[in-house]
RNA sequence: CAACUGCAAAGGCAAACCCGACCGAAAGGCGGGGACGCAAAACCACCGGUCUUCGGGUAUGACCAUGAUAGCGGGGUUGCAGCA
Numbered sequence: 001c002a003a004c005u006g007c008a009a010a011g012g013c014a015a016a017c018c019c020g021a022c023c024g025a026a027a028g029g030c031g032g033g034g035a036c037g038c039a040a041a042a043c044c045a046c047c048g049g050u051c052u053u054c055g056g057g058u059a060u061g062a063c064c065a066u067g068a069u070a071g072c073g074g075g076g077u078u079g080c081a082g083c084a
Stems, first nucleotide, its partner, number of pairs: 004082003012038002017033004022029002036071001042077003046074003049069003055064002
């Protein structure tokens, strides 16, 4: 240094749920509380998946992401510790 490990130490994040006289068409996000979990649960929508449809399209239907999800998987970038 890499791999590996994190059941040790220090610190970090925060699911469900609740509240918002916050944003958004929605999915969802943001803030406060909360804590199921997380060694990348830090960052990036590149690939696949999933969710949504203001809008497009159409026959009132099917369908379509440029929206969302990084805590669905893969990939990329960076990164804490070394007790056992």